[in-house]
């Protein structure tokens, strides 16, 4: 210095223009229970920033910001 791909919940992934953005794991509370980690109920908590296209963006476009490969470079 170029391409290229990835960024959604604390973690690990899904959704890829439309209605209330979801799961598994964790966490919190209740219940149960002699105690509990077990079992049952509920909850909390997210689309990397900004701009743009659109009646409508997490989905598209541009830039930008991490974080990873590959390439050139240079010793």
């Nucleotide at each position: 210095a170029c391409g290229c791909c990835u960024g959604u919940a604390g973690c690990u992934c899904a959704g890829u223009g439309g209605a209330u953005a979801g799961a598994g794991c964790g966490u919190c509370a209740g219940c149960c229970u002699c105690c509990g980690g077990a079992g049952c109920u509920g909850a909390a908590a997210g689309c990397g920033g900004u701009g743009g296209u659109u009646c409508g963006a997490u989905u598209c476009c541009a830039c930008u910001c991490a974080g990873g490969c590959g390439u050139a470079c240079c010793a």
The prediction has a mean pLDDT of 80. A computed fold for a 75-nucleotide RNA from an Acholeplasmataceae bacterium, annotated as transfer RNA. Its Rfam family is "tRNA". About the family: Transfer RNA (tRNA) molecules are approximately 80 nucleotides in length. Its family is annotated with triplet codon-amino acid adaptor activity in the Gene Ontology. The sequence is in RNAcentral, with records from ENA. Taxonomically the source falls in Acholeplasmataceae (Bacteria, Bacillati, Mycoplasmatota, Acholeplasmatales).